This is a predicted structure of a 327-nucleotide part of an RNA (large-subunit ribosomal RNA, domain IV) from Mariniradius saccharolyticus AK6. Rfam family: Bacterial large subunit ribosomal RNA. The RNAcentral record of the full RNA draws on SILVA. NCBI's taxonomy places the organism under Bacteria, Pseudomonadati, Cytophagia, Cyclobacteriaceae, Mariniradius saccharolyticus.
[in-house]
Context: one part of a larger RNA
RNA sequence: UCAUGGCCAAGGAACUCGGCAAAAUUGCCCUGUAACUUCGGGAGAAGGGGCGCCCCCUGCGAGGGGGGCCGCAGUGAAGAGGCCCAGGCGACUGUUUAGCAAAAACACAUGGCUUUGCGAACCCGGAAGGGGAAGUAUAAGGCCUGACACCUGCCCGGUGCCGGAAGGUUAAGAGGGGAUGUCACCGCAAGGGAAGCAUUGAAUCGAAGCCCCGGUAAACGGCGGCCGUAACUAUAACGGUCCUAAGGUAGCGAAAUUCCUUGUCGGGUAAGUUCCGACCUGCACGAAUGGUGUAACGAUCUGGGCGCUGUCUCGGCCAUGAGCCCG
Numbered sequence: 001u002c003a004u005g006g007c008c009a010a011g012g013a014a015c016u017c018g019g020c021a022a023a024a025u026u027g028c029c030c031u032g033u034a035a036c037u038u039c040g041g042g043a044g045a046a047g048g049g050g051c052g053c054c055c056c057c058u059g060c061g062a063g064g065g066g067g068g069c070c071g072c073a074g075u076g077a078a079g080a081g082g083c084c085c086a087g088g089c090g091a092c093u094g095u096u097u098a099g100c101a102a103a104a105a106c107a108c109a110u111g112g113c114u115u116u117g118c119g120a121a122c123c124c125g126g127a128a129g130g131g132g133a134a135g136u137a138u139a140a141g142g143c144c145u146g147a148c149a150c151c152u153g154c155c156c157g158g159u160g161c162c163g164g165a166a167g168g169u170u171a172a173g174a175g176g177g178g179a180u181g182u183c184a185c186c187g188c189a190a191g192g193g194a195a196g197c198a199u200u201g202a203a204u205c206g207a208a209g210c211c212c213c214g215g216u217a218a219a220c221g222g223c224g225g226c227c228g229u230a231a232c233u234a235u236a237a238c239g240g241u242c243c244u245a246a247g248g249u250a251g252c253g254a255a256a257u258u259c260c261u262u263g264u265c266g267g268g269u270a271a272g273u274u275c276c277g278a279c280c281u282g283c284a285c286g287a288a289u290g291g292u293g294u295a296a297c298g299a300u301c302u303g304g305g306c307g308c309u310g311u312c313u314c315g316g317c318c319a320u321g322a323g324c325c326c327g
Base pairs, nucleotide, nucleotide: 001322002321003320004319005318006317007316008315010313011312014311019308027051028050029049030048031047036041038147052069053068054067055066056065057064058063070074082306083305084304085303086302087301088300089298090297094106095105111144112143113142114141115140116139122131123130124129148293149292150291151290153223154222155221158220159219160216161215162214163213164212167211168210169209173205174204178200179199180198181197182196185192186191224242225241226240227239228238251285252282263279264278265277266276267275
């Protein structure tokens, strides 16, 4: 000096990103216990008191009642919750990155959309076959949401899906008008040229799909701009105009979302870029990529308080081990 322990005057978080670490609390009995709440809970809330030994009475006994004794200390050593307030997220118990992440991520009960009539859809396989399921729509698969409460607005123009089949377009195939080569033959030649054999091939008939017509958003998704206006000012219930498929409803809002920003006001502090409550100018919230709340729950995250302490002011001493020096 390091590691691990033990103790400390006064102060008590002044430490620090942050009470990290440590300290404190701790058992049993009695008492007592708030907001809130889904009436179960919250609760071991919080807070307070008791606990040894001896004798007597009582009881079968555990125990109960009374009297007394000692210490600084009686669950006499060890083992044995710190607590409270407010907020974010996720309802909850669970699950996870075996070996840097345990979480607000995943799952979840709940809700919804959708596919599937059974040799089901779907999945594995080349097939046979198997799973689904020795199940049968109160079933099974896919996708989304994520307890519960109150709710979940507008847009179908684009994309997707579903339905439609009149018209347009359209493949192979069918079809062969015609064209070309060759050649008998005709012709003095130029040339013409049947049949056959070849090559090529127009019209016409050809499904689904696409175009087209409709539906569908708890399908993928989307949910405006400018100008003016009220008898102070300010603001604009109101009006005008342009564009759109439709222009963001309820609720929430400087938010796990707010750039400007340490917004402004209030609270808490002597002092508060954090925190809580408001406001709304939402750069760029918003309704199952769910919206807003919410008791209980959490080795979750954030702010505050009480208790407690070597975290600190500020350091000291001790023990054990290691290191270092000498041998």